[in-house]
RNA sequence: AGCCGGACAGGCAAUCGCGCCCGCAAGGGCGAGGAAAGUCCGGGCUCCACAGGACGGGGUGCCAGGUAACGCCUGGGGGGCGCGAGCCUACGGAAAGUGCCACAGAAAACACACCGCCGAUGGCGUCGCAAGGCGCACAGGCAAGGUUGAAAAGGUGCGGUAAGAGCGCACCGCGCGGCUGGCAACAGACGUGGCAGGGCAAACCCCACCCGGAGCAAGACCAAAUAGGGGGGCAGCCGGUCGCAAGGCCGGAGCGCGUGGUCCGCGCGGUCCCCGGGUAGGUCGCUACAGGCGGUCGGUGACGACCGUCGCAGACGAAUGAUUGCCCUCGACAGAACCCGGCUUAUCGGCCGGCU
Repeated sequence: AGCCGGACAGGCAAUCGCGCCCGCAAGGGCGAGGAAAGUCCGGGCUCCACAGGACGGGGUGCCAGGUAACGCCUGGGGGGCGCGAGCCUACGGAAAGUGCCACAGAAAACACACCGCCGAUGGCGUCGCAAGGCGCACAGGCAAGGUUGAAAAGGUGCGGUAAGAGCGCACCGCGCGGCUGGCAACAGACGUGGCAGGGCAAACCCCACCCGGAGCAAGACCAAAUAGGGGGGCAGCCGGUCGCAAGGCCGGAGCGCGUGGUCCGCGCGGUCCCCGGGUAGGUCGCUACAGGCGGUCGGUGACGACCGUCGCAGACGAAUGAUUGCCCUCGACAGAACCCGGCUUAUCGGCCGGCU
């Protein structure tokens, strides 16, 4: 000058106050975070659904391991960056199919030919008795060089040729084959083929694996007043009739239902008691745990096993604060709401350890 990891998050005291727990009381105990945040993944828990399989949909994507599980973590491999400590990496398949590749450029994929090179062969012209020479660049050959682009059909060199070209050769690259090492990803050396064939799959797609839905306003229990439902007892409006009366019987009115205006049918009305459902309200869920700390052992490690020890918010119109004093390096981001494991984002400042 840098790289990696860890821990802290103003401290102490007094007084007053708040939430929960213990206690008859006095009083005592506990009381936000590393992210409590975003709600992006994974799981527990609860209710609902569910024979099995397939289709559809979503997710993950080098290998091995850890874990309750993961898109997380650990170790390893490949690729890239850095002098280095280290850092980054969606990193299966493009010879299954479809699609896209702006601009520029000859050409962006059944390769192509603007400039260019050649013109051996054929053609034309010319010289020559002829063999043949010279010229043109018409047919044609080529893809080395130039030009465009993010990307142009292996790279470098030698040979070769009319000019060229894996056309031939050497090395590098690539494909294929078995061998060696490794659980594997993969690596190494050997042999072999002159060489398949652009890129994009965080484009559709293919392949492999994983995945029911909703969420603590989940959900469970107790349970009023009032209204309504079911059952039972008693009472009852108008007219007629019976009876001395209490009251009985018949009919009607009103209301509801039958698709219901008419007709028709059925039922009901007030009060008291009982039953069951729901609402308000209350209780539980609720914080003891894949828990914190320490140690021993196993493992490179994530992590696991065992032992000891600690109890660490649990509210619901929702507590966790205020004042004073002293000290320092003068104090950031931020505040629980069912719980836990991760990721990501925010964050004053110094401290510790390892390394270049």
Predicted 3D model of a 356-nucleotide RNA (Bacterial RNase P class A) from Immundisolibacter cernigliae. The source organism's lineage runs through Bacteria, Pseudomonadati, Gammaproteobacteria, Immundisolibacteraceae and Immundisolibacter. Its Rfam family is "Bacterial RNase P class A". It is annotated as a ribozyme.